[in-house]
RNA sequence: GUCGGUUCCCCGCGCGGCGAUAACUCGCCCAACUCCCCCAGGGCCUGACGGCAGCAAGGGUAAGUGAGCUCUUUCGGGUGCGCGGGGGACUCUUCCUC
Numbered sequence: 001g002u003c004g005g006u007u008c009c010c011c012g013c014g015c016g017g018c019g020a021u022a023a024c025u026c027g028c029c030c031a032a033c034u035c036c037c038c039c040a041g042g043g044c045c046u047g048a049c050g051g052c053a054g055c056a057a058g059g060g061u062a063a064g065u066g067a068g069c070u071c072u073u074u075c076g077g078g079u080g081c082g083c084g085g086g087g088g089a090c091u092c093u094u095c096c097u098c
Stems, first nucleotide, its partner, number of pairs: 001095001004092002007089002009086008018076003022072001024068005035060003043052003
């Protein structure tokens, strides 16, 4: 000088852990300005059968709001392991030269 190894540092990726987050989960509330479904009663059409629109009640969704972290989303670190790349140093080591 060089091959390889150990240790340390930096970067990236994957999986996990922790924390936070919500468009995830569970509630509450809720369209009585305007949503959807289903629409008692009543209304309208019809000779009738039947049909039409449709308030309330009921159901749902959106919006609002509260909580949570099992799943999912996003973010973070004085986070664990693994993989890849880069750098310097110590030490050991292969080979070469003096």
Bacterial small signal recognition particle RNA, 98 nucleotides, folded computationally. The sequence was found by an Rfam model in a public genome assembly. Rfam family: Bacterial small signal recognition particle RNA. Rfam classes the family as a non-coding RNA gene. Its mean pLDDT, the model's own confidence on a scale to 100, is 77.